[in-house]
Molecule: FMN riboswitch aptamer (RFN element)
Organism: Aquibacillus rhizosphaerae
């Protein structure tokens, strides 16, 4: 340095204002939001180098610049690209119960699964810039991405710690 195994913590945002109505954050006008990893020509910073200038003039030293450079380092960068999670379907299997198949809980594989174009720049962009679009589980309820509920749940994953084959 480090395979592996384990532990702890963290781990989702959003209807302002108005209309109709007996009733709507659910309809209508309008407003607002964007989980995790990857990719990424984004943005910012640091360092080194270089150049210029001042001072010194033996080695130097200080400042400035960057649309000059670097296999350099750090932070940041896609709701709509690639993959993942949540919800839903599924139900191998496990535990308890029951006692000849009853009930309850947990639950692997697998499945389903929403949405982008145009213009600009350029060698290269569904990622940058500009504009205009589009999308959003289930249950409840006046029809819900935003309210209430399952959920003090689950979770992609992130950080830290322990272990230490090799």
């Nucleotide at each position: 340095g480090g395979a592996u195994u384990c532990c702890u913590u963290u781990g989702g945002g959003g209807c302002a204002g108005g209309g109709u109505g007996a009733a709507a954050u659910u309809c209508c006008c309008g407003a607002c939001c964007g989980a995790c990893g990857g990719u990424g020509a984004u943005a910012g910073g640091u360092g080194a180098a270089a150049a210029a200038u001042g001072c010194a003039c033996u080695c130097g030293u200080a400042u400035u610049u960057u649309c000059u450079u670097c296999u350099a380092c750090c932070u940041u960068c896609a709701g709509u690209c690639c993959g993942u999670g949540a919800c839903c379907c599924g139900g191998a299997g496990c535990a308890c119960u029951a006692a000849u198949u009853u009930g309850u809980g947990c639950g692997a594989a697998g499945g389903u699964g929403g949405a982008u174009u145009u213009g600009g720049u350029g060698a290269a962009a569904u990622u940058c810039c500009a504009a205009a679009g589009c999308c959003g589980a289930c249950a409840g309820u006046a029809a819900a991405g935003u309210c209430u509920g399952g959920a003090u749940g689950a979770g992609a994953a992130a950080a830290g710690g322990a272990u230490a084959a090799c």